[in-house]
RNA sequence: CUCUUAUCCAGAGUGGCGGAGGGACUGGCCCUAUGAAGCCCAGCAACCAGCACUUUCAUCUAAGUGCCUGGUGCUAAUUCCUGAUAGAUAAGAG
Numbered sequence: 001c002u003c004u005u006a007u008c009c010a011g012a013g014u015g016g017c018g019g020a021g022g023g024a025c026u027g028g029c030c031c032u033a034u035g036a037a038g039c040c041c042a043g044c045a046a047c048c049a050g051c052a053c054u055u056u057c058a059u060c061u062a063a064g065u066g067c068c069u070g071g072u073g074c075u076a077a078u079u080c081c082u083g084a085u086a087g088a089u090a091a092g093a094g
Stems, first nucleotide, its partner, number of pairs: 001094008013041001015040003021031003025083001027081002042075003047071003050067006079086001
């Protein structure tokens, strides 16, 4: 980068550094010196792995619940609204 599957109306900052942009894109509408992006810390969630338990199964296994240890993700507004052969994230395959 391409393909497949699932999810995207819940949740989470009055913190530190930083110093002008940001919300992918179109058209809107917004956020922002009462401090944007980014980094750190903190937090939220529970996709995958792990661990524990319950049910199923002769076995293999399958499903569910919990923990939040590891890999990610996320923390203005329904993916902010809208449009598309769109986007984002996770897991798998090439």
The RNA shown here (SAM riboswitch aptamer (S box leader)) has 94 nucleotides and comes from Natroniella acetigena. Lineage of the source: Bacteria > Bacillota > Clostridia > Halanaerobiales > Natroniella. The model forms 97% of the base pairs in the Rfam consensus. The coordinates come from a structure-prediction model, not an experiment, and the mean pLDDT is 84. It was read from a public genome assembly, where an Rfam model found it.